Predicted 3D model of a 99-nucleotide RNA (SAM riboswitch aptamer (S box leader)) from Zeaxanthinibacter enoshimensis. Rfam family: SAM riboswitch aptamer (S box leader). Gene Ontology term of the family: regulation of gene expression. Of the family's consensus pairs, 97% are formed in the model. Its mean pLDDT, the model's own confidence on a scale to 100, is 79. Lineage of the source: Bacteria > Pseudomonadati > Bacteroidota > Flavobacteriia > Zeaxanthinibacter.
[in-house]
RNA sequence: UAUCAAGAAAGGUGGAGGGAAUAGACCCUGUGAAACCUUAGCAACCCUUUAUCUUUAAAGAAGGUGCUACAUUCUAUCCCGUACAGACGGGAAUAGAUA
Numbered sequence: 001u002a003u004c005a006a007g008a009a010a011g012g013u014g015g016a017g018g019g020a021a022u023a024g025a026c027c028c029u030g031u032g033a034a035a036c037c038u039u040a041g042c043a044a045c046c047c048u049u050u051a052u053c054u055u056u057a058a059a060g061a062a063g064g065u066g067c068u069a070c071a072u073u074c075u076a077u078c079c080c081g082u083a084c085a086g087a088c089g090g091g092a093a094u095a096g097a098u099a
Stems, first nucleotide, its partner, number of pairs: 001099004009039005017028003022076004040068003045064002047060005072095001077092006
């Protein structure tokens, strides 16, 4: 700096936790959590090719990463709208993840 409501799982080891942290909520999990390994897949950031002609588009997937429950699971701070209020909807910020 860019993206984060799309997409993509089987097996083995393991044996109770997990969804980043704090709080709340909601979920997943002995019909087997985390973690590790193997294979497969998704995506297209880096990358390759072509065109454009220096920026964009299209195609690709050998290699480097990443990812393969739930929106980054949701909320938290601020602003706006509806509402008497509870609450609901939208936007931004913070934090985080990946490149």